[in-house]
RNA sequence: AGAGUCGCCCGGAUCACCGCGUUGUCGCAAGACACCGAGGAAAGUCCGGACUUCACAGAGCAAGGCGGUGGGUAACGCCCACCCGGAGCAAUCCGCGGGAACAGUGCAACAGAAAGUAAACCGCCAAUAGAAAUAUUGGUAAGGAUGAAACGGUGGUGUAAGAGACCACCAGUAAUUGCAGUAAUGCAGUUAGCUAUGUAAACCCCGCCUGAAGCAAGACCACGCAGUUGGCGUUCGAGUGCUGCUCGCACGAGUCAACGGGUAGGUUGCUUGAUUACGUAAGUGAUUACGUAACUAGAUGGAUGGUGAUCUCUCGCAAGAGAACAGGAUCCGGCUUAUAGGGCGACUCUUCUU
Numbered sequence: 001a002g003a004g005u006c007g008c009c010c011g012g013a014u015c016a017c018c019g020c021g022u023u024g025u026c027g028c029a030a031g032a033c034a035c036c037g038a039g040g041a042a043a044g045u046c047c048g049g050a051c052u053u054c055a056c057a058g059a060g061c062a063a064g065g066c067g068g069u070g071g072g073u074a075a076c077g078c079c080c081a082c083c084c085g086g087a088g089c090a091a092u093c094c095g096c097g098g099g100a101a102c103a104g105u106g107c108a109a110c111a112g113a114a115a116g117u118a119a120a121c122c123g124c125c126a127a128u129a130g131a132a133a134u135a136u137u138g139g140u141a142a143g144g145a146u147g148a149a150a151c152g153g154u155g156g157u158g159u160a161a162g163a164g165a166c167c168a169c170c171a172g173u174a175a176u177u178g179c180a181g182u183a184a185u186g187c188a189g190u191u192a193g194c195u196a197u198g199u200a201a202a203c204c205c206c207g208c209c210u211g212a213a214g215c216a217a218g219a220c221c222a223c224g225c226a227g228u229u230g231g232c233g234u235u236c237g238a239g240u241g242c243u244g245c246u247c248g249c250a251c252g253a254g255u256c257a258a259c260g261g262g263u264a265g266g267u268u269g270c271u272u273g274a275u276u277a278c279g280u281a282a283g284u285g286a287u288u289a290c291g292u293a294a295c296u297a298g299a300u301g302g303a304u305g306g307u308g309a310u311c312u313c314u315c316g317c318a319a320g321a322g323a324a325c326a327g328g329a330u331c332c333g334g335c336u337u338a339u340a341g342g343g344c345g346a347c348u349c350u351u352c353u354u
Stems, first nucleotide, its partner, number of pairs: 001350010012311007020037002023034004039325001043336002046334005051214004063210005068082005083097001084095004098205002104203002106199003121144002123140007152170006171195002173192008218268004227259006239251004275294008312323004
């Protein structure tokens, strides 16, 4: 200098005017003033919890989920470290990673002799027939042909031809020994010719986990209508109006009180929390402990907007145009997805110079 890998951060700034929402102060009120007012994903609602109501002696079945080992965490399907397998020269990345499909069942299109009880199209070999071509019977699985996948591989011995039939080395499997590691596992051996594939994101088996529903949860107040109980009353007149009272006049069959449940509506739940920032310590790390400081939306017909000025960045000769994805709804921890542009750090490979 070029090409790459990984991690983290920012993601427009300031001011003025008008407007919106919560809270506080002042005010009889109208209102005035002050403070604060979306995100890294607030999104998808896919996991895990807090919280709430209902259910629940204990145990089991069913159903669903998870699945290398160790650790972290309130918990997790998340995160960290490592192991194994795969990709890459490497940094690094990927894995839906239990049962090394001998508990059982199923499936493997097309092609092919044969896809799991085994079997032979071409070929090779032998016997018989035949003058020969060839045919029939038997042996064989080395070679060819099919397929995503074909019964360990290479070389030799052997044989009529062949074959783990036998031998050497290599690969695997099973059993077993030693060493290292908390463990997954690794390294080094010994024995047995033991060698028939794949698929469990097919059923299934094993181990572990899970009661259900969700803030429209739940709690409180409660207009009206209806209900229940009781009082008074229907010509012996409750009650209402004229009118504050008495009388009077008019209308007149219901009216008054209590009770519990509870709709509309309102209040609450509601935001100080597994919180954030910094420092110190422990740890490879995820993370944890301690100390100091901070308070940072709480709306519900659902606030957070508009205009102007200056600056920054991009495009453009200029005038000028533009500024990613995106908007809380009980709250946290994750995952996934979207994201213009810019910045920082660590590492790898190649080439050149000193």

This is a predicted structure of a 354-nucleotide RNA (Bacterial RNase P class A) from a Streptomycetaceae bacterium. Taxonomically the source falls in Streptomycetaceae (Bacteria, Actinomycetota, Actinomycetes, Kitasatosporales). Rfam family: Bacterial RNase P class A. By type it is a ribozyme. Rfam links the family to the GO terms dimeric ribonuclease P complex, tRNA processing and ribonuclease P activity. The sequence was found by an Rfam model in a public genome assembly.